[in-house]
């Protein structure tokens, strides 16, 4: 110096909540707030979760037929990076 690694100091972010905006809606965005982060900075490629709309199937209802609801998978759009998992920059230095 560089990898790992996380004591300390200093400073950095800010979950639930709340209150205004924005958006059909997951949410986002500014204030408060503080759970709890060493990348909790950034990037939505893969996994997953979550929304809209559509599209089969079930379910239910019912004298029958249908629809709509729930439920379950498919496409399509789309949120999340504080869900992992990659990429990628980066502060500070005790063991």
């Nucleotide at each position: 110096u560089c990898c790992u690694c996380g004591a300390a100091a200093g400073g950095g972010c800010u979950a639930a909540c709340c209150c205004g905006c924005u958006g059909c809606g997951a949410a986002g965005c500014g204030g408060g707030g503080g759970c709890g982060c060493a990348a909790a900075g950034c990037c939505a490629c893969g996994g997953g979760c979550c929304u809209g709309c559509g599209g089969u199937c079930u379910c239910c209802c019912c004298a029958c037929c249908a629809c709509a609801c729930c439920g379950a998978c498919c496409g399509c759009a789309g949120g999340u990076c504080g869900c992992c998992u990659g990429g990628u920059u980066g502060c500070c230095g005790a063991a």
This is a predicted structure of a 95-nucleotide RNA (c-di-GMP-I riboswitch aptamer) from Gemmata obscuriglobus. The model forms 95% of the base pairs in the Rfam consensus. RNAcentral holds the sequence, with entries from Rfam. The organism belongs to Gemmata, within Bacteria. Rfam family: c-di-GMP-I riboswitch aptamer. Rfam describes the family as follows. GEMM was predicted in a large-scale screen for bacterial structured RNA regulatory elements. Its family is annotated with cyclic-di-GMP binding in the Gene Ontology. The coordinates come from a structure-prediction model, not an experiment, and the mean pLDDT is 82.